[in-house]
Context: one part of a larger RNA
RNA sequence: AGUUUAUGGGGGAUACCUUGGCAUUCAGAAGCGAUGAAGGACGUGGUUACCGACGAAACGCUUCGGGGAGCUGGAAACAAGCUAAGAUCCGGAGGUCUCCGAAUGAGGAAACUCUAAUACUACUUAUUGAAUAGAUAAAUAAGAAAGAGCGAACCUAGGGAAUUGAAACAUCUUAGUACCUAGAGGAAAAGAAAGUAAAAACGAUUCCCGUAGUAGCGGCGAGCGAACUGGGAACAGCCUAAACUGUGAAAUUUCAUUUCACCGGGUAGAGGGACAGUUAGAAAUGAUUAAAUGUGACAGUUAGACGAAUUAGUUGGAAUGCUAAGCCAGAGAAAGUGAUAGUCUUGUAGUCGAAAAUUGAAACAAUCAAACUGGAUCCCAAGUAGCAUGGAGCACGUGAAAUUCCGUGUGAAUCAGCGAGGACCACCUCGUAAGGCUAAAUAUUCCUGAAUGACCGAUAGUGAAAUAGUACCGUGAGGGAAAGGUGAAAAGAACCCCGUGAGGGGAGUGAAAAGAACAUGAAACCAUAAACUU
Numbered sequence: 001a002g003u004u005u006a007u008g009g010g011g012g013a014u015a016c017c018u019u020g021g022c023a024u025u026c027a028g029a030a031g032c033g034a035u036g037a038a039g040g041a042c043g044u045g046g047u048u049a050c051c052g053a054c055g056a057a058a059c060g061c062u063u064c065g066g067g068g069a070g071c072u073g074g075a076a077a078c079a080a081g082c083u084a085a086g087a088u089c090c091g092g093a094g095g096u097c098u099c100c101g102a103a104u105g106a107g108g109a110a111a112c113u114c115u116a117a118u119a120c121u122a123c124u125u126a127u128u129g130a131a132u133a134g135a136u137a138a139a140u141a142a143g144a145a146a147g148a149g150c151g152a153a154c155c156u157a158g159g160g161a162a163u164u165g166a167a168a169c170a171u172c173u174u175a176g177u178a179c180c181u182a183g184a185g186g187a188a189a190a191g192a193a194a195g196u197a198a199a200a201a202c203g204a205u206u207c208c209c210g211u212a213g214u215a216g217c218g219g220c221g222a223g224c225g226a227a228c229u230g231g232g233a234a235c236a237g238c239c240u241a242a243a244c245u246g247u248g249a250a251a252u253u254u255c256a257u258u259u260c261a262c263c264g265g266g267u268a269g270a271g272g273g274a275c276a277g278u279u280a281g282a283a284a285u286g287a288u289u290a291a292a293u294g295u296g297a298c299a300g301u302u303a304g305a306c307g308a309a310u311u312a313g314u315u316g317g318a319a320u321g322c323u324a325a326g327c328c329a330g331a332g333a334a335a336g337u338g339a340u341a342g343u344c345u346u347g348u349a350g351u352c353g354a355a356a357a358u359u360g361a362a363a364c365a366a367u368c369a370a371a372c373u374g375g376a377u378c379c380c381a382a383g384u385a386g387c388a389u390g391g392a393g394c395a396c397g398u399g400a401a402a403u404u405c406c407g408u409g410u411g412a413a414u415c416a417g418c419g420a421g422g423a424c425c426a427c428c429u430c431g432u433a434a435g436g437c438u439a440a441a442u443a444u445u446c447c448u449g450a451a452u453g454a455c456c457g458a459u460a461g462u463g464a465a466a467u468a469g470u471a472c473c474g475u476g477a478g479g480g481a482a483a484g485g486u487g488a489a490a491a492g493a494a495c496c497c498c499g500u501g502a503g504g505g506g507a508g509u510g511a512a513a514a515g516a517a518c519a520u521g522a523a524a525c526c527a528u529a530a531a532c533u534u
Stems, first nucleotide, its partner, number of pairs: 001533009016485002020456002022453007029445002031150002039100003042055003046078002050074002052059001061094006070082003105114003120147002123143006154185001155183005165172001169219001195202002206233004216224002237437003240381001244264001246262007269415001271380004275374005285369004293365003298360005304352003310325005326343002328332001334346003386410007396422001417432005472479002492518001495506004
């Protein structure tokens, strides 16, 4: 010096654990805000740095319920108190709620200053009132309180890439995706046929299965990619405009017409309505109640309550273990308790419960009304449909390119009408555009509750089991950690000795020092002892 063995140190792997995460399902809720939000700053405690709670009425106030013995948060300690005249605690409703922040009296380098008024926009009323006579714009004042900002996804609309693929690349693709903007709701959008079809028919929309990777589109490359029939989920239909009356006003005109406002009327495709006539008719009957409104039984939600049944011996520090004999079960889900508990605790099955607030809601009140005949006249959504041209969108890249939408130009018809059936024409069939509303089935989850897991178990699972979006880095946008485990119980080691101390040795606690650098305690690495080799 090396090897081996043993004993230690060092280190924190491994197995065990879980306070925290992840995912899914069901139910609720789906908004908050000028009555000042979200988010913050600063304060409030006997002692109070942090977190949480609260707001100068500040670890809390009032009231109504629940609950029943302790309480003054995490979080000890001391002090001082509260509480059967019911505290603390839980729930409903109120009160208070500094300053900043849409921030809104003005300013501002947010949480401040100056100040004493209610920012701005829209609305209502009144007054005043230009160019410009009437008027209008505008201004002023008052009123009223609508908007503004925030928020995870879902939704609609307006804009809208590139990487990429095509083995390069330009049409194409990625993709109407990402992203930006605006807006709305608990859903949104769509929606009651100018439909789909095909000689048979169906009958608003939406979603799923399927049709089908089919028909098609495509530098016919890469790729893109339907629809009808069919099977399901859910089902719901309506209101205007016009023709025609009536009332009021204005204008033109002086017969009346026109325009505007309102009441009535009317709403359709085997065309409907107006109009004219006939029948019925104020109560039954029918329909509606989403589209107007009210009362609201009843049921839920926001605290809770009752809730069965075991003892002995034994091992042990401790019994829930073992042994013996029982018991309950509409409850043998689960968690906790000094080891493994149906019968110890909390619970569980089952049953019951609200002064107050709130959600849903049957029913009732309430609301609505029809049919026939006639076929002369009138109406049936106009700068619209269509066409030309330039684009976009339709699975469809301009193609034979219908259907839909937009820019420019042009520009019809009113039921003997008009549109569609993938150029176009004829026949036939289907529908009735140019106004509007409409629940459900569908999408999503910032949030609340319940449940579940061949999900994780501290280098995992959220970045975060802990002072975590913290410490720290960056001018900033932004980036972004590490860090869990004494013990059943602190019983957290009185006292003595060595030492300046740290620390150690005794003593004591404990089942065990597990001794706070604390459960288990691998390897690297370090040391000591012995043996062997050189």